[in-house]
Molecule: transfer RNA
Organism: Candidatus Staskawiczbacteria bacterium
RNA sequence: AGGGGCAUGGUUCAGUGGCAGAACGACGGUCUCCAAAACCGUAGACUAGGGUUCGAUUCCCUGUGCCCCUG
Numbered sequence: 001a002g003g004g005g006c007a008u009g010g011u012u013c014a015g016u017g018g019c020a021g022a023a024c025g026a027c028g029g030u031c032u033c034c035a036a037a038a039c040c041g042u043a044g045a046c047u048a049g050g051g052u053u054c055g056a057u058u059c060c061c062u063g064u065g066c067c068c069c070u071g
Base pairs, nucleotide, nucleotide: 001070002069003068004067005066006065007064010024011023012022013021018054026042027041028040029039030038047063048062049061050060051059
């Protein structure tokens, strides 16, 4: 320099155009002498900008970061 992949709650991951989810974690409650476990509940996220569309996490362009390949 060229090519490809990835970016979603605190963490690990789903989600191929129409309500953003799960598990673990955090917090509150029930239970308990206390704690753990169990059960119930609560909060919390789409890497940034632009475009297409009635509607974008999803499609297109550009940027940023990380990883891989070629030279």